[in-house]
RNA sequence: CUCUUAUCCAGAGAGGUGGAGGGACCGGCCCGAUGAAACCUCGGCAACCUGGUGGCCAAGCCAGAAGGCUUCUCGCACUAAGGUGCUAAUUCCGUCAGACGGAUGUACUGGAAGAUGAGAG
Numbered sequence: 001c002u003c004u005u006a007u008c009c010a011g012a013g014a015g016g017u018g019g020a021g022g023g024a025c026c027g028g029c030c031c032g033a034u035g036a037a038a039c040c041u042c043g044g045c046a047a048c049c050u051g052g053u054g055g056c057c058a059a060g061c062c063a064g065a066a067g068g069c070u071u072c073u074c075g076c077a078c079u080a081a082g083g084u085g086c087u088a089a090u091u092c093c094g095u096c097a098g099a100c101g102g103a104u105g106u107a108c109u110g111g112a113a114g115a116u117g118a119g120a121g
Stems, first nucleotide, its partner, number of pairs: 001121008013042005021031003026094003043087003048083003051079004055074001058071005091113001096110003099106002
């Protein structure tokens, strides 16, 4: 970088350096000298992957029985140790198609694009 797949209306900020941009692109609308991006430190959120604990199903073994043990597995719960990620605004909103509508509209549906995880090349 490409492909596959899941998720994206929840959640979570302080300090230091820095010094004008940032919110992917485009159109909006916002954030920003009461300090943008980026970097650093320390926190936090979340639960995608690994791990841990428990449980369900199944199989096997042990036992006279009640029951016990082991292994595999999972549309399960908990945990938060490890690997990522995230920590203004729904992915900030829209863009294309549909639905509804008199309408340039909309607490609607689907898509595109994007982001992140996991897997593959």

Description:
The RNA shown here (SAM riboswitch aptamer (S box leader)) has 121 nucleotides and comes from Anaerolinea thermolimosa. Its mean pLDDT, the model's own confidence on a scale to 100, is 82. Rfam family: SAM riboswitch aptamer (S box leader). Its family is annotated with regulation of gene expression in the Gene Ontology. Rfam describes the family as follows. The SAM riboswitch is found upstream of a number of genes which code for proteins involved in methionine or cysteine biosynthesis in Gram-positive bacteria. It was read from a public genome assembly, where an Rfam model found it.